RNAcentral holds the sequence, with entries from ENA and Rfam. Bacterial RNase P class A from Pseudalgibacter alginicilyticus, 309 nucleotides, folded computationally. Its mean pLDDT, the model's own confidence on a scale to 100, is 76. Its Rfam family is "Bacterial RNase P class A". By type it is a ribozyme.
Formats: sequence, structure tokens, C1' cells
RNA sequence: CAAGUAAAACGCCUUAUCGCUGUUCAUACAAAUGAAUGGAGGAAAGUCCGAACACCAAAGUGCAACAUAGUGGUUAAUGGCCACCAACCGUGAGGUUAGGAAAAGUGCAACAGAAAGUAUGUACAGGUAAUGCUGUAGUGAAACCCGGUAAACUCUAUGUGGUGCAAUGUCAUGUAUACCAACGUUUGAGGGCUGCACGCUCGAUUGUUGGAGGGUAGGCAGCUAAAGUGUAUGGGCAACCAUGCAUUCAGAUAAAUGAUAAGGGCUCUUUUAAGAGUACAGAAUUCGGCUUAUAGAUUUACUUAAUCA
Repeated sequence: CAAGUAAAACGCCUUAUCGCUGUUCAUACAAAUGAAUGGAGGAAAGUCCGAACACCAAAGUGCAACAUAGUGGUUAAUGGCCACCAACCGUGAGGUUAGGAAAAGUGCAACAGAAAGUAUGUACAGGUAAUGCUGUAGUGAAACCCGGUAAACUCUAUGUGGUGCAAUGUCAUGUAUACCAACGUUUGAGGGCUGCACGCUCGAUUGUUGGAGGGUAGGCAGCUAAAGUGUAUGGGCAACCAUGCAUUCAGAUAAAUGAUAAGGGCUCUUUUAAGAGUACAGAAUUCGGCUUAUAGAUUUACUUAAUCA
């Protein structure tokens, strides 16, 4: 230098204008306006696994179903992660693992071979009263012999109640109203025609007022200070743990986090000055993992048999 292996971290920036949204303050409250300040990710995604939290269910035991499967450790927990062993792959750095059991039962076995799982026993040789009875050969991983296969059923061991924040709790407008009370009411309450009165008409399935229940629209809580984040030191091979210091970092509800312009960075192309491009993707109760998508670009540690220099 080239080709690789493992891991970590980043993933556009600045300014101006116009907006959106949470909080605080000011204008007395509300509304509105103004000011200050916060406003997507490494995966917010898939919803696959494990938890927190909430409600429902639940004596015990067994069956079924599903999941897991070397040994030890780690964690709130896990089927995750780490270490080691074994097997396999790679020259190597390293990678992968579907790594319990063939003891019981059922099933399966390409090609080759006469014959492959209860043998219609091949060829040659030997032997018997008779029989694959005996030896050798050939095919194959495996051949009257004892096997292979459980990313086949199965068996063994262990584990698993269900539904998810649209959980759940709370306040409660309007309309209609179960129920209760008071007053009025066939001696006509009350409604309609009406500004009022008279009048006309409908009228007992009843009017008015108050209380009250359930909980629809909507509001609030749940909701973001947490198994937080960053950093340093120490322990441990590691996952991880302990301690100190610093720090507060979205909370919307059909759903804000945006749009436009200018400049810059990076990548590609060529005519060296321009052109084109700048990924995957977007919170919705919250965490720990896994999986999948991802233009470009950075850092660290390590490897290289053969070929070439």
C1' cells in the first nucleotide's frame, strides 16, 4: 500500500424572515398579545422477547398447548448479554451453533448395491441328511449385524393466567330522565294561536321548581425526575457492579417539532468552473433487549496462506 476482521462513535452546519407547540412571567382573571425558554431518533420502525404500572380472573392437582435446552456468570427481568468448553467454517484476525435423550414407541433414509431395517441372500469357494450353514468378494456412512436421523413425531427437564394507557381513576355541561320532595291540577294544571286580555283549540301517557342517579361531549390525573443522562475513579477476563461530581433533557391529542431564501461543508461528474446529489426515517404510558432500514464519513485494536511489488 492492498484486501479483510472486530468494535466504538457521527450521520449536515450557520444566518435571516414567516409560522406551530409545552412551560414561566407581564398586561387584574379568562381570552388575546408580548417577552424569555424547551421542542424527535439511532433506530422514534417491526411490536418479536422481558419488565414496571393498571384492571380482570384465580383453592389444589392433572391433562392439553406454547416456549426454552452445553457449563458458569450477569440483570428488576428475559428466550437478552458475557466468559469458557465442544463441534463446524476460515490462511488468519475471527465467525456460526437448530450443543438434553436413539433407553420406550412410531416414522424416514437419495445414489450405489442382488439385498437397507420384520432380507424372496448376489458371485466364487467350502460344507451338510437338509437349511445363508461357513468364509471371501463387491456397493455403501451403515449389510442376519448392530447402527444413523429428534431445524421428524416423541420422551425428559424447566417455565408460562388474561387484557393493554383506547389500561385505570376523577370532574361533569347540554339533551332526555329512573327515583325523591314541595306546590299546582278534570272545580281544567299545562301546551298551541298572542305583546297582553278575552276567545278558540288540544289536554291527564300530568305541569313547575328543587334534589338526585347514571356518565355521553369535553376537561384533569395517569404523563414523563427516571431500573435517567454525562463524566471520572475503583473492582471484574467480560457482561456488569460500586462510589464521587455535574446535569434536567419533547409531552402533543388527530396530534406541534415546519416552510422559504442566502452562504458554507461533504460526495459524484466533467469542459476546473459549473452541474447534480446530501441516506434510513418521524415520538404517543415508560424502561431493558432483539430484529430490520440506513447515502456518506471518522476513530481504535488486530489479521493476511498463496500471488505481485